[in-house]
Context: one part of a larger RNA
RNA sequence: UGACGGGGACCCGCACAAGCAGUGGAGCAUGUGGCUCAAUUCGACGCAACGCGAAGAACCUUACCUGGGUUUGACAUCCGGAGAACCCCCUGGAAACAGGGGGGUGCCUUUCGGGGAACUCCGUGACAGGUGCUGCAUGGCUGUCGUCAGCUCGUGUCGUGAGAUGUUGGGUUAAGUCCCGCAACGAGCGCAACCCCUAUCCUUAGUUGCCAUCAGGUAAUGCUGGGAACUCUAGGGAGACUGCCGGUGACAAGCCGGAGGAAGGUGGGGAUGACGUCAAGUCCUCAUGCCCCUUACACCCAGGGCUGCACACGUGCUACAAUGGCUGGCACAAAGGGCUGCGACACCGCGAGGUGAAGCCAAUCCCAAAAAACCAGCCUCAGUUGGGAUUGAAGUCUGCAACUCGACUUCAUGAACGUGGAAUUGCUAGUAAUCGCGGAUCAGCAUGCCGCGGUGAAUACGUUCCCGGGUCUUGUACA
Repeated sequence: UGACGGGGACCCGCACAAGCAGUGGAGCAUGUGGCUCAAUUCGACGCAACGCGAAGAACCUUACCUGGGUUUGACAUCCGGAGAACCCCCUGGAAACAGGGGGGUGCCUUUCGGGGAACUCCGUGACAGGUGCUGCAUGGCUGUCGUCAGCUCGUGUCGUGAGAUGUUGGGUUAAGUCCCGCAACGAGCGCAACCCCUAUCCUUAGUUGCCAUCAGGUAAUGCUGGGAACUCUAGGGAGACUGCCGGUGACAAGCCGGAGGAAGGUGGGGAUGACGUCAAGUCCUCAUGCCCCUUACACCCAGGGCUGCACACGUGCUACAAUGGCUGGCACAAAGGGCUGCGACACCGCGAGGUGAAGCCAAUCCCAAAAAACCAGCCUCAGUUGGGAUUGAAGUCUGCAACUCGACUUCAUGAACGUGGAAUUGCUAGUAAUCGCGGAUCAGCAUGCCGCGGUGAAUACGUUCCCGGGUCUUGUACA
């Protein structure tokens, strides 16, 4: 100087408390451990591994296993020889591949012999190749403490020195934020602001969006003329600064209350992550040193596996019902996506879907129905009209192919489950809870992930205690 203390003082955070909804019990989905296996590829392991890498394992992916094959190689550069490339057919084979036959000539140049470029085949070696090892050799990227308020420097001063001071102190703040004081005076990286979205208004513009007024028209519809008001769209601007008033405070910084205002003291949300910590994570994104393999640890193919199941854990979904379930009727979104795409509408099918097909490169057309809500009716507390697992049968779609191992539909079947022990998680407002919608990946496959809107609470006395953190101080045999 740090670190640590079941030392002290002060302060903060959904840290506790106050509340609401869960997890832990059930069934299923998914990840992991374990076990099994020819293989169940590999990595990730307290917080900060476990719906994580994987934003999509039937083949492919694929790195694993079994079997069949190849050895200058699937890929790159160079050299020699042959042939343009390329297309078709036959035989063997699971394919990879091996063997055989046929067709076929272009481009640049030429002394018409040939030469050259691209591509294919054969050969030779230099080399290729490795998701093989080491994240404790590394770059890059990332997690975490933590959006915590800290981390430092120059000069000066003090100390033999390590170092100290500044950065401590009195107030204050979300903040090393600001004020005052002070052997310090300044400065840098952080904080804040500058950026984006959102809440109000003005203005510009008016199609594909809008329809108040006028006119026309329809079974109906901004449908048509037209309009530029309104909504909206997307450019520009205004607005919030403790600016004003009162109180309080050291006449300060600020704090409390009020006015006006769409918004008030950082208005709400995002992006933004200081010096560093964990030899944290990643050599399987990529890059890269060293080591290792080189007829194999490389490469191609078929099939299998990554989906196995006495069990254990994490994360979720669906429930256990009446604030509910079922049937019918009937409203109101936002944000997205669409050309080997989205597909209206009509017809067929109980349905998944099929057939035909308009429109749309999309503020124009389509996906599209929003759902909860609301209005009626039925059910009457029951393992039920709750709950849907499991299983049987018949189908649909994608795809070369759904046996291992896809999703969906219909009929039948109807399991556990009656609110879940010890323990434990999230959340302070348009939040929790609840309801649906969209997107990426993607042929197909979503209870996961990333977004969007609808409905919309309860509670916070307080900081004694648990956890984490900040500042000062104290002890220490620790560094």
A computed fold for a 479-nucleotide part of an RNA from a metagenome, annotated as small-subunit ribosomal RNA, 3' major domain. Model confidence (mean pLDDT): 86 of 100. RNAcentral holds the full RNA, with entries from SILVA.